[in-house]
């Protein structure tokens, strides 16, 4: 974009247009073909005249009955013309059907139209009608009469037909055409009339038109249809026809068709021409037009010019009818119309006005042909539902919600207009002109022409005018990309959407509503169809190294292509003319409906085919040459090429024999095995079969698979030289043939070695494997088969042509020589090209030409059936239903990897101490409860949020209460308290009762506190996967990155690679990179040493003084403390290094190579943690999921883990006695003295808001005691007595004494820290806090170790490279088989169904062919009999479909 459409939702008006695609199903009514009386007899009906009778009447006249065919006319019958046209359908048909273009010398044509003739005489019938009869009824019989344009004789007749003769032309094989003559044969109809005439009639001639046969070419799917034919192909002669001609017959011959696709099977009406499309095609044949079949089914002739005949005839078959059962009748694919199918398709209208047709002299009749109307938005065009103006009103929806924002300049409103719809009125053109008339012409014809002159279905329509009044007329899809157009709110992978791709799992622009937008608009949208986009079947105009695709090779059939030169034909090609391509349609231009759509006039198109004249490049072809191409010859070369037989030597194993003695053997380790009956090892001798070490290569050869000791022999290539000789003798190849690794078959031989099956034995979770011992087919040889493969360069063969280096094998030529040139092979690296890229590049995958083969989305399947071929095994050829949105190619960036380099890191290793056993303590998990609140959960949860749960805390459970609420706050109205205090009742909460009772003031009130009532509350309720912020973790790891430039089609690289070096992408040097940022490091904070400055601490250093305590006066020197600085930087030396930088019991220094910690975390990973620290979007609850109060739980406890403390003891307990810290805290505190207690406490006094008080630190040091024990270790439990805090220590506190003394003797597997002032080991302080379950955290000081060869191995990382089918990235992806459900298919005893063909048997109508008796005057006709035939019956066999127990693989499903 298009459509004969359907369907859905809507709908105002007009024009042209279209309208059973399915059931060639079935059909009720009722119309679609008849006319001529001017052919004819004739008069049944109607009319008119006339007669007759008769009624009414005076009569005219009227009415009835009746007669006459006398006239108009005329049912029925004879006769002619038409009923082969017009008009419907698309069953059959692949076909000379149908288009194009040509032929009949092989034909016919009624009407028409021209020429030229000629109609004399005669006959006999027969329908209507009548009368007689059958039948129910279609429908008939008989018998008498009648007529013609009806039928028949005779006559005449020619240029006609038939059949000899003679001459003359032409042609195209048979033949044809003209003229002369002669034989025999064949015609005819009349009617009308105004007696002008006009319509017929016969022959023959020509025309003209329609038609009838032959041929060329052209238009479909299957080759999983490969052979197919007996009237078949061909001749003779013959019948038949309008005509050829096997149409048809008799005889002879043995042909014909076919890969350039016959037969078979499906399907199909074909063309003009429709739709798409740049076109080239593709796809289609509805309306219109040409042509073809068909007319219920099959078959058949009649007739007549034309039929094998839609509305004719016969027979047959099936349906439906009527029937008196005996017989009949029918055929809508003609216009309307029923039923029926069906997603679907119309009125049982109107008229012959008009064009056409039938028949007629004419009038005129007939006409569902045809013009018209009616239904259907089916389509296509066209018009309307208003126009201009005019506060941005309400309402709706949205939001950051006092307020904007959208709908919307839309509406109302004011002005204005009237197309359609309405009402009235007027009203067309189609109408030409018949019959007849009047004039005029002239070539005088009933000829031309002009003018006058009846007729309208449609339809009072079209169209025009007038009236009123915006008055009566808008929907439909869509809004995530693709595609133009967005928001709320609902809903929570449900409902639902959906061409793809894909949205929905709580804030959905994707569903579904609603606002709002877009699109289009009397429509819009789905569906079905076809072409496009698809260069995705590629002719135009693809491919094939890896994406799907080169056959495993050769030879070589047909076929395709095919070198140079010349000449000659002209098939092909060009070119001119010519004929032909109907018409619509289509393009242009112009005209007519008011435009338009439509319809009409012109021109071009119709790309084609035929013929003719011509050209002479190219293809083609014939002739003649050449020699480049291919070949042959001569020469000398070259090699794992083939193929026979032959001799070889090493090696395995094996026989015998001999040394010899306990093990071989094999494995990762071992075992089976094999040896004392002498193995393994060794010697020597022998048989046998395979295979040929070294050379050996990136080498040669071979067409391809392939080929490997050695020589002989035959036998094929190949490549160099020479240019002898042949003269295109080539390329390429469908079928077709050969040769074809292993492996595998059959048959015969071999068998040393190795080894499928197959046995042991080992591994293993199993081990039908991998490893080992063993062994059988085969592994060799002959002969036959098979015929595959990563038969791979994943690259067909073959020509020509395109820059360069370089190895290297075979020759040839030059050169003293290294060497050079040149052909021909095997390689390797690039230019230019070429590709998607990898990559390929004179051995193309470049550029060209030319043949064969193959591809056309994955699976399904190289599978299934079918054919071939094979002994089998299997090959060969090869689909389809279904199913998926992919499957792949060839590169990128990551991530992985029981790859691979290099390098960190208490990773490992090497060491100290642990943890896992044991008791507690905590913390988790599960269990349990009413409730055990809630969160954290590999590393990165588990002495974590919590730095303090007895109430409180709290959030959780029971239970009692409260509802503007426990807090905080606006507004309005009231109250004056409120607060404190006592009593009472409850468990409290709360209530109630009583006392006590305010401040400021401008006197209005206000503060302030209740109360009521509104607005705001409140929720540790959910969502950390809506978020903010903070914070773990990779990792303090060295990395992530930009900018401009360079490279790549692109992602994307490059810089950031690579060397060396570093703690470090730290430096350097290199470099199509330059160069920056964030990270590292450095600035910051403590600590270690000096220096300055300062001095409520410190010191006798230095005087003095003393209660001897830096206590005081004094001093700032030292210690230290507080501010400020200094110091370090591989700078200097040797030594390696290009340099950076690295190394030295180096100097020097307090410190040396980053001096130690500390804070500091890149880009970002883990939808990592947190809504319960805080915030905050959304959801939800509001007499409760708010909140207040009691109690209870959070502290349960058969277990498990996870941190941690105490020990287990002598390096140690227990007692005396004694020395030395840093830090930080303190007034509801910290203490210190005394007194008293055995202590925990405790009274009283006193000091410290702190460099001033407390302050005495433990381990260690000395002395003494215990002696290896469940102990004088070790303290758990548990009983008693206390003491503190606190509103209370039951659940459920800490502590103290006195008693009791559990387990536990150094911890399986695995496991964790920590490299130096570290690890162990010791005390000391703080925060939280009344207390305290702290053994926990966070900090300080004391004493103080061991070790690290080293980077193979485990974890982590960091670079560089590799492979990858992973990319939520190895915790990825993924096979396969079982279960389970569906879905298609394929076999499979049979069974059903179809359509073709053959065979026999029967044979209806009918054409021909025969034919004595019947009819007829006759012509002819009947009868019987014969060929064929359509059907029927019957048989036996292919073929396609269905379907089927059962059964095979496939597919698709969390």
């Nucleotide at each position: 974009g298009a459509u004969g459409a359907a369907c859905g939702c809507u709908a105002g008006c007009g024009g042209c247009a279209g309208g059973c695609u399915u059931a060639a199903c079935a059909c009720a009514u009722g119309c679609a073909a008849g006319u001529c009386g001017a052919g004819g007899g004739g008069c049944a009906g109607c009319a008119u005249g006339g007669g007759a009778u008769g009624u009414a009447g005076c009569a005219a006249u009227a009415c009835a009955u009746u007669c006459c065919g006398a006239u108009g006319g005329c049912g029925a019958c004879c006769g002619g013309c038409g009923g082969a046209a017009g008009g419907g359908u698309g069953c059959g048909u692949a076909a000379c059907a149908c288009g194009u273009g040509a032929g009949c010398g092989a034909c016919a044509u009624g009407c028409c139209c021209g020429c030229a003739u000629c109609a004399g005489g005669g006959g006999g019938a027969u329908a209507a009608c009548c009368g007689c009869u059958g039948g129910a009824a279609a429908c008939g019989g008989c018998g008498a009469c009648u007529a013609a344009u009806a039928c028949c004789c005779c006559a005449u007749g020619g240029u006609c037909c038939u059949c000899g003769c003679a001459g003359g032309g032409g042609g195209c094989a048979u033949c044809c055409c003209c003229u002369g003559g002669g034989a025999g044969g064949u015609a005819a109809a009349g009617g009308a009339g105004a007696u002008a005439u006009c319509c017929g009639g016969a022959u023959g001639c020509g025309g003209a038109u329609u038609g009838g046969c032959u041929c060329g070419c052209g238009g479909c799917g299957c080759a999983u249809u490969a052979g197919c034919u007996a009237g078949u192909a061909g001749g003779c002669g013959g019948g038949g026809u309008a005509a050829c001609g096997g149409c048809c017959c008799a005889c002879c011959u043995a042909g014909g068709c076919u890969a350039c696709g016959a037969u078979g099977c499906g399907u199909a009406g074909g063309g003009g021409c429709c739709c798409u499309g740049a076109g080239a095609g593709g796809g289609g044949g509805g309306u219109c037009c040409c042509c073809c079949a068909c007319a219920c089914u099959g078959g058949g002739a009649c007739u007549g010019a034309g039929a094998c005949a839609c509305g004719g005839c016969c027979c047959a078959g099936a349906c439906u009818c009527c029937u008196a059962c005996g017989g009949g009748a029918g055929g809508c694919a003609g216009c309307a119309g029923u039923g029926a199918g069906g997603a679907a398709u119309a009125u049982u209208g109107g008229u012959c006005a008009a064009u056409g047709g039938g028949c007629g002299g004419a009038a005129g009749c007939c006409u569902g042909a045809a013009c018209c109307a009616g239904c259907c938005a089916u389509g296509c065009c066209g018009c309307g539902u208003g126009a201009g103006g005019g506060u941005c009103a309400a309402g709706g929806c949205c939001c950051u919600a006092c307020g904007g924002g959208u709908u919307a300049a839309c509406a109302a409103c004011c002005u204005c207009u009237u197309u359609g719809a309405c009402a009235c009125g007027g009203g067309a053109g189609c109408a030409a002109u018949a019959a007849g008339g009047u004039c005029c012409g002239c070539g005088a014809g009933c000829c031309g022409g002009a003018c006058c002159g009846a007729u309208g279905a449609g339809a009072g329509u079209a169209c025009c005018g007038u009236g009123a009044g915006a008055a009566c007329a808008a929907g439909c899809g869509u809004c995530g990309g693709c595609u133009a157009a967005c928001u709320c709110c609902g809903u929570g992978c449900c409902a639902g959407c959906a061409g793809c791709c894909g949205c929905g799992g709580u804030a959905a622009u994707a569903c579904g509503g609603g606002g709002g937008a877009c699109g289009c608009g009397a429509g819009c949208g789905u569906u079905a169809u076809c072409c496009g986009g698809a260069u995705u079947c590629a002719u135009u105009g693809g491919g094939u190294u890896u994406a799907a695709a080169g056959g495993g090779u050769g030879c070589g059939u047909a076929g395709g292509c095919u070198g140079c030169g010349c000449g000659g034909c002209a098939a092909g090609u060009c070119a001119g003319c010519g004929g032909u391509g109907a018409a619509a349609c289509c393009c242009c231009c112009g005209u007519g409906c008011u435009c338009a759509a439509c319809a009409c006039g012109g021109g071009g198109c119709c790309u084609g085919c035929c013929g003719u004249u011509g050209a002479a490049a190219c293809u083609g072809u014939c002739g003649u040459g050449c020699u480049g191409g291919a070949g042959u010859a001569c020469g000398g070369u070259c090699g794992c090429c083939g193929c026979c037989g032959g001799a070889g030597g090493a090696a395995u194993g094996u026989g015998c024999g001999g040394u010899g003695u306990a093990g071989c053997g094999g494995u990762g380790a071992a075992a089976u095995g094999c040896a004392u009956a002498g193995a393994u090892a060794u010697c020597a001798c022998g048989a046998a079969g395979a295979a040929c070490u070294c050379c050996g290569a990136u080498u040669g050869c071979g067409a391809a698979g392939g080929c490997a000791g050695c020589a002989u022999g035959c036998c094929g290539c190949a490549g160099c030289a020479c240019c002898a000789c042949u003269g295109a003798c080539g390329c390429u190849g469908a079928u077709g043939c050969u040769c074809g690794a292993a492996g595998g078959u059959g048959c015969g031989g071999g068998u040393a070695u190795c080894g499928a099956a197959c046995a042991g034995g080992a591994u293993u979770a199993g081990a039908u494997a991998c490893c080992c011992u063993g062994g059988u087919a085969g592994u060799c040889c002959g002969c036959a088969c098979a015929g595959u493969a990563a038969a791979c360069g994943a690259u067909g063969a073959a020509u020509g042509u395109u820059c360069g280096c370089u190895g290297u094998g075979a020759g040839u030529c030059a050169g003293u020589u290294g060497u050079g040139a040149u052909u021909u092979g095997c390689g390797g690296c690039c230019a230019a090209g070429c590709g998607a890229a990898a990559g390929c590049g004179u051995u193309a995958a470049g550029c060209a030409u030319c043949c064969c083969a193959c591809c056309u989305g994955g699976g399904g399947a190289g599978u299934a059936c079918g054919c071939c071929g094979g002994c089998a095994a299997c090959g060969g050829u090869g689909a389809a239903a279904c199913u998926c949105a992919a499957a792949g190619g060839a590169a990128u960036u990551g991530a992985c990897g029981g790859g691979g380099g290099c390098c960190c890191g208490c990773a490992c290793a090497a060491g100290c101490g642990g943890a896992g056993g044991a008791a507690c303590a905590u913390g988790u998990g599960g269990u349990u409860u009413a409730a055990u609140u809630c969160g954290a959960u590999g590393a990165u949860a588990c002495g974590c949020g919590a730095g303090g749960a007895a109430c409180c805390u709290u959030a959780c459970c029971c239970g009692g209460g409260c509802u503007u609420g426990a807090a905080u706050u606006g507004c309005a109205g009231g109250u004056g308290c409120a607060u404190g205090g006592a009593c009472a009742a409850g468990a409290g909460a709360u209530u109630g009762u009583c006392c006590u009772u305010u401040c400021c003031u401008u006197c209005g009130g206000g503060a302030c506190u209740c109360c009521u009532g509104u607005g705001a509350a409140g929720g540790u309720g959910c969502u950390g996967c809506a978020u903010g912020g903070u914070u773990g973790u990779c990792g303090u790891c060295a990395g992530c990155u930009c900018g401009u430039g360079c490279c790549g089609u692109g992602a994307g690289g490059u810089g950031u690679c690579g060397g060396c070096u570093u703690a470090a992408g730290u430096g350097c040097c290199a470099u199509a990179a330059c160069g920056a940022g964030c990270g590292c490091a450095a600035c910051c904070c403590c600590u270690c040493u000096c220096c300055g400055u300062a001095g409520u601490u410190g010191c006798c250093a230095u005087c003095g003084g003393u209660u001897c305590g830096g206590c005081c006066g004094g001093g700032c020197a030292c210690u230290c403390u507080g501010c400020g600085g200094a110091c370090a930087c591989u700078g200097c030396c040797u030594c390696c290094g290009c340099a950076a930088g690295g190394a030295g019991u180096g100097a020097g220094g307090a410190a040396g190579g980053c001096g130690g910690g500390g804070a500091c975390g890149a880009c970002g990973u883990c939808a990592a943690a947190u809504c319960a620290g805080c915030a905050c979007g959304g959801c939800c609850c509001u007499u409760a999921c708010g909140u207040c109060c009691g109690g209870g739980g959070c502290u349960a406890c058969a277990c498990a883990c996870g941190u941690g403390u105490u020990a287990c003891a002598a390096u140690g307990g227990g007692g005396c006695a004694u020395a030395c810290a840093g830090a930080g805290a303190g007034c509801a505190g910290g203490g210190u003295g005394u007194a008293c207690g055995c202590a925990a406490g405790u009274g009283c006094a006193u000091u410290c808001a702190a460099a001033u008080c407390a302050a005495g630190a433990a381990a260690g040091u000395g002395c003494c005691u215990c002696u290896c024990a469940g102990u004088u270790c070790g303290g758990a439990c548990u009983g008693g007595g206390g003491u503190c805090u606190g509103c209370a220590a039951c659940c459920c506190g800490a502590c103290c004494c006195c008693a009791c003394g559990a387990a536990g003797c150094u911890g399986g597997a695995u496991u964790c820290g920590c490299u130096a002032g570290u690890a162990a080991u010791c005390g000391c302080g703080c925060a939280u806090c009344a207390g305290c379950c702290a053994u926990g955290g966070c900090g300080c000081g004391g004493u103080g170790a061991a070790u690290a060869c080293g980077u193979u191995c485990c974890c982590g990382g960091g670079c560089c490279u590799u492979g990858u089918a992973c990319a939520c990235a190895c915790c990825g992806c993924c096979c396969g088989u079982c279960a389970a459900g569906c879905c298609a298919u394929g076999a499979a005893a049979g069974c059903c169904g179809g359509g073709g063909g053959c065979g026999c048997c029967u044979g209806a109508a009918g054409u021909c062919c025969g034919u004595g008796a019947c009819c007829g005057c006759g012509a002819g006709g009947g009868u019987c009999g014969g060929c064929c035939u359509a059907g029927g019956g019957u048989g036996a066999a292919a073929c396609c479909g269905g379907u089927g127990a059962u059964u095979g693989g496939g597919g698709c499903u969390a």
Small-subunit ribosomal RNA from an uncultured bacterium, 1454 nucleotides, folded computationally. Its mean pLDDT, the model's own confidence on a scale to 100, is 84.